[in-house]
Context: one part of a larger RNA
RNA sequence: CGUUUGGAUUCUUGAAGGGAGUUGUCUCUAGUACGAGAGGACCGAGAUGAGGAAACCUCUAGUGUGCCGGUUGUACUUACAAGUGCAGCGCCGGGUAGCUACGUUUCUUUUUGAUAAGUGCUGAAAGCAUCUAAGCACGAAGCAGACCCUAAGAUGAGGAAUCUUUAAGACUCCUGGAAGACUACCAGGUUGAUAGGCUGGCGGUGUAAGAUCUGUGAGGAUUUUAGCCAACCAGUACUAAUAGUC
Numbered sequence: 001c002g003u004u005u006g007g008a009u010u011c012u013u014g015a016a017g018g019g020a021g022u023u024g025u026c027u028c029u030a031g032u033a034c035g036a037g038a039g040g041a042c043c044g045a046g047a048u049g050a051g052g053a054a055a056c057c058u059c060u061a062g063u064g065u066g067c068c069g070g071u072u073g074u075a076c077u078u079a080c081a082a083g084u085g086c087a088g089c090g091c092c093g094g095g096u097a098g099c100u101a102c103g104u105u106u107c108u109u110u111u112u113g114a115u116a117a118g119u120g121c122u123g124a125a126a127g128c129a130u131c132u133a134a135g136c137a138c139g140a141a142g143c144a145g146a147c148c149c150u151a152a153g154a155u156g157a158g159g160a161a162u163c164u165u166u167a168a169g170a171c172u173c174c175u176g177g178a179a180g181a182c183u184a185c186c187a188g189g190u191u192g193a194u195a196g197g198c199u200g201g202c203g204g205u206g207u208a209a210g211a212u213c214u215g216u217g218a219g220g221a222u223u224u225u226a227g228c229c230a231a232c233c234a235g236u237a238c239u240a241a242u243a244g245u246c
Stems, first nucleotide, its partner, number of pairs: 001153001006164007016150004022050007034039001051108006060101004067094005072087006111145003118138004169246004173189005194240003197236005203229003210223005
């Protein structure tokens, strides 16, 4: 821009396209059929893996440079104590959310149709024979459906419901996001829980500072499972989402 015609919101049909499609072992049938024996099935039923794929983070594990702790040197806060900066996050031990796999879950199924090679039935040409010439029936991990995804620019531009001839709806702008290069998308904009703050919780670290007691002292004990705390979960309008345009 179009969808032969008002504008919107939501939900759809599916032409077409893409994806998937794999495989081992074991058990039962059955030590049966078969076979002198040794050995040892078809068909069918079930179990459990490998490989592949997708989703997710409850568990396990990794990361986690704005979390907690330990610790070295140095500078500063006059000094003590306590802290902060720098040294690869100074180094080291842990670790929330998120992201992830080495983790978890699920799928890789069932069935149908038309067939290939092939197997047949009936059956002439050719009194026989012949799966083929007419006709009929089977037959594959393959093909077409079925399963999953996209999908009306499918210009053949489809369909339904609702709203509305205006602020119906949308946009700018703003608060943000498990969305994201930008844009887009999604959640909100006071008739509000969108983000921040605050409160509580979960969870992490591991028992703060100060004080008291104790030891000659480095230290230790009690107050104290403390203190501090990011992204997580709730609650709460305290702050910011003003106001406008079509």
This is a predicted structure of a 246-nucleotide part of an RNA (large-subunit ribosomal RNA, domain VI) from Candidatus Daviesbacteria bacterium GW2011_GWB1_36_5. The coordinates come from a structure-prediction model, not an experiment, and the mean pLDDT is 84. The source organism's lineage runs through Bacteria, Bacteria candidate phyla and Candidatus Daviesiibacteriota.